[in-house]
RNA sequence: ACGUGCUCCGGGGUCGGUGAAAUUCCGAGCCGGCGGUGACAGUCCGCGACCCGACCACCUCCUGGUGGGCGGUUGACCUGGUGGAACUCCGGGACCGACGGUGAGAGUCCGGAUGGGAGGCAGCACGU
Numbered sequence: 001a002c003g004u005g006c007u008c009c010g011g012g013g014u015c016g017g018u019g020a021a022a023u024u025c026c027g028a029g030c031c032g033g034c035g036g037u038g039a040c041a042g043u044c045c046g047c048g049a050c051c052c053g054a055c056c057a058c059c060u061c062c063u064g065g066u067g068g069g070c071g072g073u074u075g076a077c078c079u080g081g082u083g084g085a086a087c088u089c090c091g092g093g094a095c096c097g098a099c100g101g102u103g104a105g106a107g108u109c110c111g112g113a114u115g116g117g118a119g120g121c122a123g124c125a126c127g128u
Stems, first nucleotide, its partner, number of pairs: 001128007008120002014028004030107001031097002033047004042095002051072003055068005077093005099111003
């Protein structure tokens, strides 16, 4: 250095208001996985997760369940400045955030999940 196996790796509900009831509404505040990029990205280009579909395997109380690879879907940014180069930096102002649950509507609470998973010039072991 390369290969194989195992392990590890996601943040955030605080204060006030209304109310019978809200960490779910209202005001302010809080958070931002992974790779890429002419220079650092929640908003660019992709990936993962969530969701949907047919297929295959197994299980089944025949309703469905679990797993697998595949296909699909999948949110949101402008402006001024610096510069050789920035939708990535600096100033300003915005915006976005799966599904199910809930005494009332959730990025933040609870749950599937002690799960899955991209990727890692992270760790360990073995081999060459």
A computed fold for a 128-nucleotide RNA from Georgenia muralis, annotated as FMN riboswitch aptamer (RFN element). Its Rfam family is "FMN riboswitch aptamer (RFN element)". From the family's description: The RFN element is a highly conserved domain that is found frequently in the 5'-untranslated regions of prokaryotic mRNAs that encode for flavin mononucleotide (FMN) biosynthesis and transport proteins. Of the family's consensus pairs, 94% are formed in the model. Model confidence (mean pLDDT): 81 of 100.